Context: one part of a larger RNA
RNA sequence: GAUUGAACGCUGGCGGCAGGCUUAACACAUGCAAGUCGAGCGGUAACAGAGAUAGCUUGCUAUCUGCUGACGAGCGGCGGACGGGUGAGUAACGCGUAGGAAACUACCCGGUAGUGGGGGACAACCAUUGGAAACGAUGGCUAAUACCGCAUACGCUCUACGGAGGAAAGGGGGCUUCGGCUCUCGCUAUCGGAUGUGCCUGCGUGAGAUUAGCUAGUUGGUGGGGUAAAGGCCUACCAAGGCGACGAUCUCUAGCUGGUCUGAGAGGAUGAUCAGCCACACUGGGACUGAGACACGGCCCAGACUCCUACGGGAGGCAGCAGUGGGGAAUAUUGGACAAUGGGCGCAAGCCUGAUCCAGCCAUGCCGCGUGUGUGAAGAAGGCUUUCGGGUUGUAAAGCACUUUCAUCAGUGAGGAAAGGGUAGUAGUUAAUACCUGCUAUCUGUGACGUUAACUGAAGAAGAAGCACCGGCUAACUCCGUGCCAGCAGCCGCGGUAAUACGGAGGGUGCAAGCGUUAAUC
Numbered sequence: 001g002a003u004u005g006a007a008c009g010c011u012g013g014c015g016g017c018a019g020g021c022u023u024a025a026c027a028c029a030u031g032c033a034a035g036u037c038g039a040g041c042g043g044u045a046a047c048a049g050a051g052a053u054a055g056c057u058u059g060c061u062a063u064c065u066g067c068u069g070a071c072g073a074g075c076g077g078c079g080g081a082c083g084g085g086u087g088a089g090u091a092a093c094g095c096g097u098a099g100g101a102a103a104c105u106a107c108c109c110g111g112u113a114g115u116g117g118g119g120g121a122c123a124a125c126c127a128u129u130g131g132a133a134a135c136g137a138u139g140g141c142u143a144a145u146a147c148c149g150c151a152u153a154c155g156c157u158c159u160a161c162g163g164a165g166g167a168a169a170g171g172g173g174g175c176u177u178c179g180g181c182u183c184u185c186g187c188u189a190u191c192g193g194a195u196g197u198g199c200c201u202g203c204g205u206g207a208g209a210u211u212a213g214c215u216a217g218u219u220g221g222u223g224g225g226g227u228a229a230a231g232g233c234c235u236a237c238c239a240a241g242g243c244g245a246c247g248a249u250c251u252c253u254a255g256c257u258g259g260u261c262u263g264a265g266a267g268g269a270u271g272a273u274c275a276g277c278c279a280c281a282c283u284g285g286g287a288c289u290g291a292g293a294c295a296c297g298g299c300c301c302a303g304a305c306u307c308c309u310a311c312g313g314g315a316g317g318c319a320g321c322a323g324u325g326g327g328g329a330a331u332a333u334u335g336g337a338c339a340a341u342g343g344g345c346g347c348a349a350g351c352c353u354g355a356u357c358c359a360g361c362c363a364u365g366c367c368g369c370g371u372g373u374g375u376g377a378a379g380a381a382g383g384c385u386u387u388c389g390g391g392u393u394g395u396a397a398a399g400c401a402c403u404u405u406c407a408u409c410a411g412u413g414a415g416g417a418a419a420g421g422g423u424a425g426u427a428g429u430u431a432a433u434a435c436c437u438g439c440u441a442u443c444u445g446u447g448a449c450g451u452u453a454a455c456u457g458a459a460g461a462a463g464a465a466g467c468a469c470c471g472g473c474u475a476a477c478u479c480c481g482u483g484c485c486a487g488c489a490g491c492c493g494c495g496g497u498a499a500u501a502c503g504g505a506g507g508g509u510g511c512a513a514g515c516g517u518u519a520a521u522c
Base pairs, nucleotide, nucleotide: 001522002521003520004519006518007517008516009515010514013369014368015367016366017365018364019362020361021327026325027324028323030322031321032320035078036077037076040075041074043071044070047069048068049067050065051064052063053062054061055060085280086279087278094205095204096203097202098201099200100199103197104196108193109192110191111190112189113188114187115186116150118148119147125140126139127138128137129136130135156165157164158163170185171184172183173182174181175180206252207251208250213243214242215241218240219239220238221237222236223235224234225233255277256276257275258274259270260269261268262267282303283302284301285300286299305316306315307314308313333359335358336357337356341355342353343352344351345350372402373401374400375399382393383392384391385390406463408458409457410456411455412454416449420444421443422442423441424440425439426438427437428436466511467510468509469508470507471492472491473490477506478505479504480503481502487494488493
């Protein structure tokens, strides 16, 4: 000099853009953060409509009917493995980079072939019943895109090449002569793609030798097992190997990277925000389900802690967003909206979304703007100083003439909106001028931010400057007070009676909505 996720002191007008627990991976009250589908199913607890019955105050009340819109709970499907948080652990194929072969991959895309016929259950519900609760138990009825066989299967799997094995589910719309036809969303098998994931290897990726030897599943082989998959991954047997001064082992420290800061560079330091990867989810262990987890807001066991209890037993996990206590020099609102972008589910309308977009707080940083402009010598008054003549503050002020950015008040008012819905036309599909889908036209229509941005008008210099320093380094000097005292200080050093170094004042210098100090890095 540059820099910072900074803090502290003094001060503080506005806006834009960014950033905001670096400490206790400490403990957490409360609310919200993952649901959705009735176009899979049986149904109907609530709401609304319609109908029926009864009472009757003649427009209300009660009851019934799933008939319609819908829909609590339940079965079922998909999603809760994404998104969001944190950096405890990890010195490792964890990360970075370059390669590899022995794999899986829901949803999505393309190809091929199919979607025939049966069966038995379990919730909900009803009945009985246990428990303080959490939550159950027994019996009975029932549906499905839930479950299980049969048939068929080119392709698929196994094969001793003879053969053997293995699927499926229906829903919705339109037309119907009720036979069916057709469209669409699905379902099954298989091949390929895409995406994602698992695995292996070369090289690179801290410190300590005041750590020198380490290793028995250890190193290799064979048989077997296991996995989606290679492999001591596991197991039995056999052999005795494997690593190490090119630093094994041990100990300490640490998430890694793109990057960031600095520097002419080489390098050094660092890994906040944003992005990629990894790891973790009260602590430790375990598996289940599933395409995918050994699963933050799933399950089981053990532990610590907190809470409820009828003492028998139960409930919980903010390193999600807010918020609280605590720790700390120190770090924000228990806000709004799904309008946009994206995600989940759904044919869709839509629902959910503390992701996200916005707003609030903080000079924490960067950038921009303003706090007026011109004129004005009687060089006013006052202050300070003086050699008492004056000098200086100083064109500074006042005065005069203007301007009105920003803030204030009033009004106008974009863009972020694409979608979605209605109607008409047209094309595709089809038996069809239904339906559905695409396109075009037209009408309608969705904004949290928001008192938006921007623009116009009104008033008036009106509302807006501080901080540090002035001995040398280092830009900037005098007076008074003090008298080795009080104090200053980054280094050298100042202060013991004229201190440009302490304290105050006047003046000056530097930066400026900041300035200075402290800490840290180059």